[in-house]
RNA sequence: UCGUGCUAGACGGGGAGUUAGCGGUGCCCUGCACCCGCAAUCCGCUACAGCGGGGUUGAAUUCCCUUUCUAGGUCCGGCAUUGUGGGACUGCUGUGGUGGCGCGGUGUUGAAAGCCGAGUCCUGCGCGGCGAGGCACUGUGAACCAGGUCAGGACCGGAAGGUAGCAGCCUUAAGCGGACCGCCUUGGGUGACGUGGGGUCGCUCCGCUGGAGCAAGCGAGCUACAGAAAGCCGGAAUGUCGAUGAUCGAAAAAGGGUGCACGG
Numbered sequence: 001u002c003g004u005g006c007u008a009g010a011c012g013g014g015g016a017g018u019u020a021g022c023g024g025u026g027c028c029c030u031g032c033a034c035c036c037g038c039a040a041u042c043c044g045c046u047a048c049a050g051c052g053g054g055g056u057u058g059a060a061u062u063c064c065c066u067u068u069c070u071a072g073g074u075c076c077g078g079c080a081u082u083g084u085g086g087g088a089c090u091g092c093u094g095u096g097g098u099g100g101c102g103c104g105g106u107g108u109u110g111a112a113a114g115c116c117g118a119g120u121c122c123u124g125c126g127c128g129g130c131g132a133g134g135c136a137c138u139g140u141g142a143a144c145c146a147g148g149u150c151a152g153g154a155c156c157g158g159a160a161g162g163u164a165g166c167a168g169c170c171u172u173a174a175g176c177g178g179a180c181c182g183c184c185u186u187g188g189g190u191g192a193c194g195u196g197g198g199g200u201c202g203c204u205c206c207g208c209u210g211g212a213g214c215a216a217g218c219g220a221g222c223u224a225c226a227g228a229a230a231g232c233c234g235g236a237a238u239g240u241c242g243a244u245g246a247u248c249g250a251a252a253a254a255g256g257g258u259g260c261a262c263g264g
Base pairs, nucleotide, nucleotide: 001264002263003262004261005260006259009057010056011055012030013029014028015027020046021045022044023043024042034054035053036052037051038050063257064256065255066254067253068252072248073247074246075245076242077241078240079239080238081237082236084234085233086232089231090230092227093226094225095224096223097222098221101219102218103217105214106213113209114208115207117205118204119203120202121198122197123196124195125194126193127191128190130187131186132185133184134183135182137178138177139176140175146171147170148169149168154163155162156161
């Protein structure tokens, strides 16, 4: 140096999570890189860290190490968007209170305050009005058991005359109506009425004293309560940024390292 045959090793890797820790099944990323059994209320191991069985390849472009690059993942922080919880703070809206700053109102044709009186309020009486009833006026109204007069007829009488009495007519009772001018009694959710008495507070008005303010309508200020939830506070999801973040890191690239036996 070449050939042959073995062995170590390799036959995917990584992230998060789980775990005392390691690896696997499961999820995700990368990517094409043997098979069977076990395995998330887990399975198997012990810092040499899957276990058991079988197969292929095999000392180098394929195994091991270092460095670079970097897909991707996780954590931290900032920002944006979306949606969510809270309602101490600022602001907003509404409803009250408060003094009287502004605007307006009113006042020397006299404010506030005070005094007197009157009204409003309560009540008695009177008058009027309304309602009810009664009286009075008027119409109608009794076959017989209301009255007056009683034709005819009936009865008594010698006669004169008399008696009872139907119909009719008239006047009435009960009843049924009309008119409502009047009188009496009575009632009230009656009255711009009169008169007498009572009268706490409030309100209005006249007169007198007084001599300049009064009031709180609107707005503003302060304040109380309530409402909504913009700022604010809290946490979540997604995206983005971090040449001043951290961590792990596939694939790829570069470099280095690494057996045994036989034969030529």
Predicted 3D model of a 264-nucleotide RNA (Bacterial large signal recognition particle RNA) from a Thermomicrobiales bacterium. The source organism's lineage runs through Bacteria, Pseudomonadati, Thermomicrobiota, Thermomicrobia and Thermomicrobiales. Of the family's consensus pairs, 92% are formed in the model. The coordinates come from a structure-prediction model, not an experiment, and the mean pLDDT is 78.